[in-house]
């Protein structure tokens, strides 16, 4: 130095260009119980890595950056 791939709440994750972004673990709170654990109802949490295009409309596309990983030099 050349190629691929990926970047979505606190962590994992769905998500053909038409939203009020999905769902799991987890925090929170309320019930249950002596208690705690399971269980049950609720609730908070994302500017979807930046920048910038295209489009009436971008998490989705297209450029061009950052971090990541893999391959081959």
């Nucleotide at each position: 130095g050349g190629g691929c791939c990926c970047a979505u709440g606190g962590u994992c994750u769905a998500g053909u260009g038409g939203c009020u972004a999905u769902g799991a673990c987890g925090u929170c709170g309320c019930c249950u119980u002596u208690a705690c654990a399971c269980g049950g109802c609720g609730a908070a949490u994302a500017u979807c890595c930046c920048c910038g295009g295209u489009u009436c409309g971008a998490g989705u596309c297209c450029g061009g950056g950052u971090g990541g990983g893999c391959c081959c030099a």
Predicted 3D model of a 73-nucleotide RNA (transfer RNA) from a Candidatus Woesearchaeota archaeon. The prediction has a mean pLDDT of 81.